A computed fold for a 325-nucleotide part of an RNA from a Verrucomicrobiales bacterium, annotated as large-subunit ribosomal RNA, domain IV. The full RNA is in RNAcentral, with records from ENA.
[in-house]
Context: one part of a larger RNA
RNA sequence: CCCUGGUUAAGGAACUCGGCAAUAUAGCCCCGUAACUUCGGAAUAAGGGGUGCCUGCUUCGGCAGGCCGCAGUGAAAGGGAUCAACCGACUGUUUAGCAAAAACACAGCAUUGUGCCAAGACGAAAGUCCAAGUAUACGAUGUGACACGUGACCAAUGCGGAAAGAUUAAGGCAAGGGGUUAGCGCAAGCGAAGCUCUGAACCUAAGUCCCCGUGAAUGUCGGCCGUAACUAUAACGGUCCUAAGGUAGCGAAAUUCCUUGUCGGGUAAGUUCCGACCUGCACGAAUCGUGUAACGAGUUGAUCGCUGUCUCAACCAGAAGCUCA
Numbered sequence: 001c002c003c004u005g006g007u008u009a010a011g012g013a014a015c016u017c018g019g020c021a022a023u024a025u026a027g028c029c030c031c032g033u034a035a036c037u038u039c040g041g042a043a044u045a046a047g048g049g050g051u052g053c054c055u056g057c058u059u060c061g062g063c064a065g066g067c068c069g070c071a072g073u074g075a076a077a078g079g080g081a082u083c084a085a086c087c088g089a090c091u092g093u094u095u096a097g098c099a100a101a102a103a104c105a106c107a108g109c110a111u112u113g114u115g116c117c118a119a120g121a122c123g124a125a126a127g128u129c130c131a132a133g134u135a136u137a138c139g140a141u142g143u144g145a146c147a148c149g150u151g152a153c154c155a156a157u158g159c160g161g162a163a164a165g166a167u168u169a170a171g172g173c174a175a176g177g178g179g180u181u182a183g184c185g186c187a188a189g190c191g192a193a194g195c196u197c198u199g200a201a202c203c204u205a206a207g208u209c210c211c212c213g214u215g216a217a218u219g220u221c222g223g224c225c226g227u228a229a230c231u232a233u234a235a236c237g238g239u240c241c242u243a244a245g246g247u248a249g250c251g252a253a254a255u256u257c258c259u260u261g262u263c264g265g266g267u268a269a270g271u272u273c274c275g276a277c278c279u280g281c282a283c284g285a286a287u288c289g290u291g292u293a294a295c296g297a298g299u300u301g302a303u304c305g306c307u308g309u310c311u312c313a314a315c316c317a318g319a320a321g322c323u324c325a
Base pairs, nucleotide, nucleotide: 003318004317005316006315007314008313010311011310014309019306027051028050029049030048031047036041038145052067053066054065055064056063057062068072080304081303082302083301084300085299086298087296088295092104093103108143109142110141111140112139113138114137120129121128122127146291147290148289149288151221152220153219156218157217158214159213160212161211165209166208167207171203172202176198177197178196179195180194183190184189222240223239224238225237226236249283250280261277262276263275264274265273
C1' cells in the first nucleotide's frame, strides 16, 4: 500500500453511467397532516413539541415545584422524506448455482367444445383421471382488477352449416382384348374348355370445387392530382385500385430513422426528464385502446435533508502481509 472499523476544518454530489457506498432518519406521547381517491385509503403523509432524576399532590390518567449534564427512546435494537413520469392493478410466482422483472400467475371478461359410458387426456388393451362431478359443471383458447370503450373488412387461411350439381378411391358387376392349346384345315390360319395377363361402360363415401355464415377466429386496414379575397393550408372536387382502406383514443412514445425534431418548464448551463405540437421512417382498439386510487428490493427525472462520493486528503484502532529476534 491493500483489508475491516472509527473521526475530520471549510464546502456539501462539485464524485459518478447512476448519491454506488456511507451518513442521515428512527421508539413512545401530544399537536398537526395536502393533492388525489375505487371514499377503504393516501397517512407514521408532510411538519412541529415532549422524553432523565427528586419532592409534594393525585380522579392513579397525570399535575405542580425543584435538580444535573454537551447529551435523558443517554447503551443496543430501531422509517430518510417529498414531487413527477413509465410499466404492471393488487398479495403472490420464477431462471436451485450470473437475470426477481415491465416476465408468469391472478380475480374479472370473452369465445369455443361437452347431455354423461360427456368432451378432453393417459394407455395396443383392461382400465383410469375428469368425478363418486352433471352445463351456476368440466375441458380448451385468448385477454388480464376497476372506469370508459372495443371501429371497418369474410377477398385469402381456418372453423361451422347446407345438401342441388361437378369431381373422386378401394370395391362391385363385367362387355371386349391378349397368351397357352384339345381339335379342325393341304396350307395360310381358325380355335372349345381350362389356366392366365388385361379390361371399357355402369354403381359407389367422406373429401375437394361450388353456396352461405363467422373477427374477444389466423389476419388485413391505399395512391395520385387539383382547389379558398397575400402566403400557407385544404373543409371541397376529380381519378385509379381494393375484401375494406385505421374509426374513438393516444402519439418524437419501453414504438420516431432523420433527431439533441420544434416550442414551453425546470438549471447559470439539461443528448436525459416533464408539458405541448403532429411531419405516426414503422401507434391503435381483448397479439386489447385510453385512463386510473392503492401497491412495487421494478425503470426514469427532480427537490429537501444528509454526509469523506468528491475538492483533497489526514489521522487513529485492528487484521493480514513483510522484516528482525